[in-house]
């Protein structure tokens, strides 16, 4: 220097001319009396009755317009809170989630350290391993049971003889060798994700933990670490193949919806309650009675003769119009709503995630939903064209807030950087 992998940050800048949203001062104007103030009266001082409404101050409309305006993921809504209504005696089933070990945080499936294991490289070692670096993950139990293991292959969990070693009877006239038979053999070949400890020397007809050494494994024990574990010693020739992202078992945790969450104020128009509108006599008859049919007389109310009073006819007094009130819901309008588990600096404690201290800052708050559009300069990245300085042309991702955080995971032109590894060129 290039190239690959991990890890971190950045992700256009400035001017113009026209829009969007939000909105400080400041005017103007309604309205009210919590609180100030002003006038008054009571009390031993901060307290307490009354008034008042220029001005202050409160709640509104108007104008105004300082000054502010999308993101590293605003995106998937996958997980985990805050916040807000409903539900909730206790148990215990069933059903979901998590699943070494410590920490770290509101919290968590996430982060940070560790252990063990897996993968790649190098250095070692006759070889199997061991170290060491980098990297990877749903990483309890497979010695509780049950279930599966495709193809291939002789054999896939009671282990298995295809090929091939090997030791023997028979035959072919004999050796060699070839056929037809017993047997022994998991070392070698071959199949498959996996073939029943590994490797290396002894043995052995061949061969087999058959035997011995190191590797791995199982019991047991001392140490060391908070712990997961490790390391040593001691015994054992080796049982117990994979698969729980299969059923299960063990521990542990879980109500449920989601800011269209829920709170206030409240229209027309329709419903809904309660008063008003809106009463009494008497007679026959049914009924034990309340009461109810008729039918009559007064009041009320209405219309209509007449504009108005008398009057006098009709009709009601079942009930409605129609009036007050009251309440629930809508439509609309305020809250919720952005000062928070906040952003930034600094030094501190920690190995690190993070923590508390200290200074500094306020940074969108929409609602059929703003944050833009077009024109310049200058920038990055490519092409071409020049010797070069520099022209000219193309191109600038992913994507857009919607109650707020904390994380996962996904998109993302081009840059910057840290590290690690591998080639290369120079000294």
């Nucleotide at each position: 220097a290039u190239g690959c992998c991990g890890g971190g940050c950045c992700g256009g800048a400035u001017g113009g001319u026209c829009g969007c949203u939000c909105a400080a001062a400041u005017c103007c104007u309604g309205u009210g009396a919590a609180c100030g103030c002003c006038g008054g009266g009571g009390g031993u001082u901060u307290c307490u009755c009354c008034g008042g409404g220029c001005a202050g101050c409160g709640c509104g409309g108007g104008a105004g317009g300082a000054g502010a305006g999308a993101g590293g993921a605003a995106a998937g809504u996958c997980c985990g809170a805050a916040c807000u209504c409903c539900c909730c005696a206790g148990a215990g089933c069933a059903g979901u989630g998590u699943g070494c070990c410590g920490g770290a945080u509101a919290a968590c499936g996430u982060c940070c350290g560790g252990g063990a294991g897996g993968g790649u490289g190098a250095a070692u070692u006759c070889a199997a391993g061991u170290u060491c670096a980098c990297u990877c993950g749903a990483c309890g139990g497979a010695a509780a049971g049950u279930g599966c293991c495709a193809c291939a292959g002789a054999g896939a969990a009671u282990a298995u003889a295809c090929c091939g070693c090997c030791c023997u009877g028979g035959u072919c006239a004999a050796c060699c060798g070839g056929c037809c038979g017993g047997g022994g053999u998991a070392a070698g070949g071959g199949u498959g994700a996996a073939a029943a400890g590994g490797u290396g020397c002894g043995g052995u007809a061949a061969g087999a933990g058959c035997g011995c050494a190191c590797c791995g494994c199982c019991c047991g024990g001392a140490c060391a670490g908070u712990a997961a574990u490790g390391u040593c010693c001691g015994g054992g020739g080796c049982a117990g193949g994979g698969c729980a992202a299969a059923c299960c078992c063990c521990a542990c945790a879980c109500g449920g919806a989601g800011c269209a969450a829920g709170a206030c104020c409240a229209a027309a128009u329709a419903g809904g309650a309660a008063g008003g509108g809106a009463u009494u006599c008497c007679g026959u008859c049914a009924g034990c009675a309340a009461u109810g049919c008729c039918g009559g007389a007064a009041g009320c109310g209405u219309u209509u003769c007449u504009g108005c009073u008398c009057g006098a006819a009709g009709c009601g007094c079942c009930a409605a119009a129609c009036c007050u009130u009251c309440g629930g819901g809508u439509a609309g309008g305020u809250c919720g709503c952005u000062u928070g588990a906040g952003c930034c600096g600094g030094a501190c404690a920690g190995c690190a995630a993070u923590g508390g201290c200290c200074g500094g800052c306020c940074u969108a708050g929409a609602g059929g939903a703003a944050u833009g559009a077009c024109c310049g300069u200058c920038g990055g990245c490519g092409g071409c064209g020049g010797c070069a300085a520099c022209g000219c042309c193309g191109u600038u991702a992913c994507a857009g807030a919607a109650u707020u955080c904390g994380g996962c995971u996904u998109a993302u032109a081009g840059g910057c950087u840290c590290g690690g590894c591998a080639u290369c060129a120079c000294u």
Model confidence (mean pLDDT): 76 of 100. Bacterial RNase P class A from Candidatus Angelobacter sp., 427 nucleotides, folded computationally. It matches the Rfam family "Bacterial RNase P class A". Gene Ontology terms of the family: ribonuclease P activity, dimeric ribonuclease P complex and tRNA processing. It is annotated as a ribozyme. A source record names the gene rnpB.